Background
This is a predicted structure of a 67-nucleotide RNA (transfer RNA) from a Caldifarciminota bacterium. Its Rfam family is "tRNA". It is annotated as a transfer RNA. Rfam's curators write: Transfer RNA (tRNA) molecules are approximately 80 nucleotides in length. Rfam links the family to the GO term triplet codon-amino acid adaptor activity. The organism belongs to Caldifarciminota, within Bacteria.

RNA sequence: AGCGUAGCUCAGUCGGCAGAGCAGCGGUUUCGUAAACCGCAAAUCAGCAGUUCGAAUCUGCUCGCUA
Numbered sequence: 001a002g003c004g005u006a007g008c009u010c011a012g013u014c015g016g017c018a019g020a021g022c023a024g025c026g027g028u029u030u031c032g033u034a035a036a037c038c039g040c041a042a043a044u045c046a047g048c049a050g051u052u053c054g055a056a057u058c059u060g061c062u063c064g065c066u067a
Stems, first nucleotide, its partner, number of pairs: 001066004007022004016053001024040005046062005
C1' cells in the first nucleotide's frame, strides 16, 4: 500500500431491499448414473466504535492475509 462479502471463486460504482457462478439439497427426465431443465437453502458483509434518518460502502482503532 492492497485485500477481508454464502462451503469455494468473486460482484456490489455515487450511502437506500445483500447478489452471481460453482458446490450442496429437492424435483422433472432416464432401466440406472451423468448431463440438461426447474426450484430451494446458505452471509452478524473480519471485530469494535464514530458519522448519518439510514453504512458492505464514509471515518478511527484493532485483528488476519498478500506485496